[in-house]
Context: one part of a larger RNA
Molecule: large-subunit ribosomal RNA, domain VI
Organism: uncultured Bacteroides sp.
RNA sequence: CGUUGGAGAUUUGCGCGGUGCUGGCACUAGUACGAGAGGACCGUGCCGGACCGACCUCUGGUCCACCAGUUGUGCCGCCAGGUGCACCGCUGGGUAGCCAAGUCGGGUUUGGAUAAGCGCUGAAGGCAUCUAAGCACGAAGCCAUCCGCAAGAUGAGAUCUCCUUGAGGGUCGUCGCAGACUACGACGUUGAUAGGGCGCAGGUGCAGGAGCAGCGAUGCUCACAGCCGAGCGCUACUAAUAGCCCGAAAGC
Numbered sequence: 001c002g003u004u005g006g007a008g009a010u011u012u013g014c015g016c017g018g019u020g021c022u023g024g025c026a027c028u029a030g031u032a033c034g035a036g037a038g039g040a041c042c043g044u045g046c047c048g049g050a051c052c053g054a055c056c057u058c059u060g061g062u063c064c065a066c067c068a069g070u071u072g073u074g075c076c077g078c079c080a081g082g083u084g085c086a087c088c089g090c091u092g093g094g095u096a097g098c099c100a101a102g103u104c105g106g107g108u109u110u111g112g113a114u115a116a117g118c119g120c121u122g123a124a125g126g127c128a129u130c131u132a133a134g135c136a137c138g139a140a141g142c143c144a145u146c147c148g149c150a151a152g153a154u155g156a157g158a159u160c161u162c163c164u165u166g167a168g169g170g171u172c173g174u175c176g177c178a179g180a181c182u183a184c185g186a187c188g189u190u191g192a193u194a195g196g197g198c199g200c201a202g203g204u205g206c207a208g209g210a211g212c213a214g215c216g217a218u219g220c221u222c223a224c225a226g227c228c229g230a231g232c233g234c235u236a237c238u239a240a241u242a243g244c245c246c247g248a249a250a251g252c
Base pairs, nucleotide, nucleotide: 001152005163006162007161008160009159010158011157015149016148017147018146021049022048023047024046025045026044027043033038051106052105053104054103055102059100060099061098062097066093067092068091069090070089071086072085073084074083075082076081110144111143112142117137119135120134168246169245170244171243172188173187174186175185176184193239194238195237196235197234198233199232200231202228203227204226209222210221211220212219213218
């Protein structure tokens, strides 16, 4: 921009894409078969591999605005206690999120039409013949079935509701596991959108200070303490104010 008034929802599916793999063991059965050695078809069950998708309960990785320990040095006048810098200084842990080595799922199946092939009936051609008329089977393959996209499908579809008594959209703001921007989604006081506060979960691992013990380093007690990113809730304390803009008159 189009889809022939403008919108908000919900859809149909023309068409397109994806998936399509495979091993081992057991039963049937030491059966059929075979002199024996050996050893099935058909059918059924169980366990795997690789690949693909999703997810984070578990196992782990990461977790540079979480916690602790610790070295050197500077600073806060000194002590104590902190803090800057040194690869995040180094080390030990680690929530959410993200992730795989973790977890779950997938290939199946069923139907249709067929290939090679196997048949039924059957003439031309009194016989025979799967074929000429007719009929029935038959593949990991084909078309559907499963998953995804999909009306620019210009062949532009359908349904519901609303609209100049203004439907609806945008701008702006607070944001998101959405994201390069944009878009998408949530919320904007008739409010839990983010921050803050409070509680909980979770992490670290027992703060500062004081008392006690020891000459002291240090230890013990108050104390499962103190501190604390992202998680789960509650709460209008802070910020989402007010507004502004666009927006369809019906022809031949």